This is a predicted structure of a 504-nucleotide part of an RNA (small-subunit ribosomal RNA, 5' domain) from an uncultured Eubacteriaceae bacterium. It matches the Rfam family "Bacterial small subunit ribosomal RNA". The prediction has a mean pLDDT of 86.
[in-house]
Context: one part of a larger RNA
RNA sequence: GAUGAACGCUGGCGGCGUGCCUAACACAUGCAAGUCGAGCGGGCUUGUUGUGCUUGCACAACAAGUUAGCGGCGGACGGGUGAGUAACGCGUGGAUAAUCUGCCCUAUGCAGGGGGACAACAGCUAGAAAUGGCUGCUAAAACCGCAUAAGUCUAAUUUAUGGCAUCAUAGGUUAGGGAAAUAUUUAUAGGCAUAGGAGGAGUCUGCGUCUGAUUAGCUAGUUGGCGGGGUAAAAGCUCACCAAGGCGACGAUCAGUAGCCGGCCUGAGAGGGUGAACGGCCACAUUGGGACUGAGACACGGCCCAAACUCCUACGGGAGGCAGCAGUGGGGAAUAUUGCACAAUGGGGGAAACCCUGAUGCAGCAACGCCGCGUGAAGGAAGAAGGCUUUCGGGUUGUAAACUUCUUUAGGCUGGGAAGAAAAGAAUGACGGUACCAGCAGAAUAAGCCCCGGCUAACUACGUGCCAGCAGCCGCGGUAAUACGUAGGGGGCAAGCGUUAUCC
Numbered sequence: 001g002a003u004g005a006a007c008g009c010u011g012g013c014g015g016c017g018u019g020c021c022u023a024a025c026a027c028a029u030g031c032a033a034g035u036c037g038a039g040c041g042g043g044c045u046u047g048u049u050g051u052g053c054u055u056g057c058a059c060a061a062c063a064a065g066u067u068a069g070c071g072g073c074g075g076a077c078g079g080g081u082g083a084g085u086a087a088c089g090c091g092u093g094g095a096u097a098a099u100c101u102g103c104c105c106u107a108u109g110c111a112g113g114g115g116g117a118c119a120a121c122a123g124c125u126a127g128a129a130a131u132g133g134c135u136g137c138u139a140a141a142a143c144c145g146c147a148u149a150a151g152u153c154u155a156a157u158u159u160a161u162g163g164c165a166u167c168a169u170a171g172g173u174u175a176g177g178g179a180a181a182u183a184u185u186u187a188u189a190g191g192c193a194u195a196g197g198a199g200g201a202g203u204c205u206g207c208g209u210c211u212g213a214u215u216a217g218c219u220a221g222u223u224g225g226c227g228g229g230g231u232a233a234a235a236g237c238u239c240a241c242c243a244a245g246g247c248g249a250c251g252a253u254c255a256g257u258a259g260c261c262g263g264c265c266u267g268a269g270a271g272g273g274u275g276a277a278c279g280g281c282c283a284c285a286u287u288g289g290g291a292c293u294g295a296g297a298c299a300c301g302g303c304c305c306a307a308a309c310u311c312c313u314a315c316g317g318g319a320g321g322c323a324g325c326a327g328u329g330g331g332g333a334a335u336a337u338u339g340c341a342c343a344a345u346g347g348g349g350g351a352a353a354c355c356c357u358g359a360u361g362c363a364g365c366a367a368c369g370c371c372g373c374g375u376g377a378a379g380g381a382a383g384a385a386g387g388c389u390u391u392c393g394g395g396u397u398g399u400a401a402a403c404u405u406c407u408u409u410a411g412g413c414u415g416g417g418a419a420g421a422a423a424a425g426a427a428u429g430a431c432g433g434u435a436c437c438a439g440c441a442g443a444a445u446a447a448g449c450c451c452c453g454g455c456u457a458a459c460u461a462c463g464u465g466c467c468a469g470c471a472g473c474c475g476c477g478g479u480a481a482u483a484c485g486u487a488g489g490g491g492g493c494a495a496g497c498g499u500u501a502u503c504c
Base pairs, nucleotide, nucleotide: 001503002502003501005500006499007498008497009496012373013372014371015370016369017368018366019365020331025329026328027327029326030325031324034073035072036071039070040069042067043066044065045064046063047062048061049060050059051058052057053056080284081283082282089209090208091207092206093205094204095203096202099201100200101199104197105196106195107194108193109192110191112146114144115143121136122135123134124133125132126131152177153176154175155174156173157172158171159170160169161168162167182189183188184187210256211255212254217247218246219245222244223243224242225241227239228238229237259281260280261279262278263274264273265272266271286307287306288305289304290303309320310319311318312317337363339362340361341360345359346357347356348355349354376406377405378404379403386397387396388395389394410445412440413439414438415437416436420431448493449492450491451490452489453474454473455472459488460487461486462485463484469476470475
């Protein structure tokens, strides 16, 4: 000098930040991911009209609204945590002639004609429940054939150009394979194929990346090859066979510790330390394992299995996962509200209106930090009183106070009152009657903490008497202690001041 700090004493205001460093301990409760009726059939409500008429019911049509189900898109983003990981995990530079890519943008071409189901629903039925079972009916942009195929894919063959070895790009011929979906308010939104782009992702690789040798040898899918499998994709990734290799004092293996970086702290720098907040990457989601769906996951608020724990049970069986936001218990020296709003920014869905959003924007709590402001200003000597001290003359507190004049920041009250919000206009603000402006009253409501032997700025008196105590180091205290305690005075910093801890 610094800190995500804590503790002691003290504490007026504002702005901007920051706030479980410990138990990746366990969690009551609420909320944190939905949306689309302009994909589909049905149900319900209301209204209008019509029919039947038992005159207040039934049926039908139309319109508006709503929605459990099928279907689509999104739940792979956003948010949290740092357990694991010494690794191509991260950083940096390359490679991909070894790759994928929903939504978005650009371009070209296309959408013909059929079929069978399953939910919902109805009936029956099992169960305490969770949840099912059987039979029957039904729609679609759900599912499945057929047709078509400029281009595309696969196989064979061939030409040209190029390269980086396998090859790449462009084209020709033959054979084979594969598409689509419609909706209505008629203006839009969608659908399929192919190519390109943008953004994203996967994989490989050079170099760098803590400590220990009181860890010296390690390794059998191990190292390489041929072949089969597998992936979007190279590869022992996996398998059969063959060979016997591969790594290591330039530190393998083992053990310990640890998320990495931009940065941050310190320092003249070199360096040392660190990785809170903010940003990038990675990993994880009670513990371990697994796949499904999908453009994308081996998926925090999805599924299955096992384990521990908690809860419900009619004992047969079920339910759950805060390292999301609040909040609770526990641990701890120690860390906040079960708040408001989607007004802004951003995200998901939707044609839109709009809905959702504990992301986010705000507010609350905490001197935890940084910055700013205030606690009054000017005049005022009989140098008052009081205190302390004294050589008893005085000295000091001290212009300090009183007193006079003045000001009103902050705080209080009254009145006004935003920007942030919008691209024709109107409407739309959680914050918030906040910021800010004007006025009113009155010095009124606001100073402490540490130190005074040397280092180190600041001295006397009394008490104590190696006691009580102090102390960062040197050291003070045994009868005149500037070092202990109290008082007066002084020094330093100041809404803080000291102490402790840690780093330079």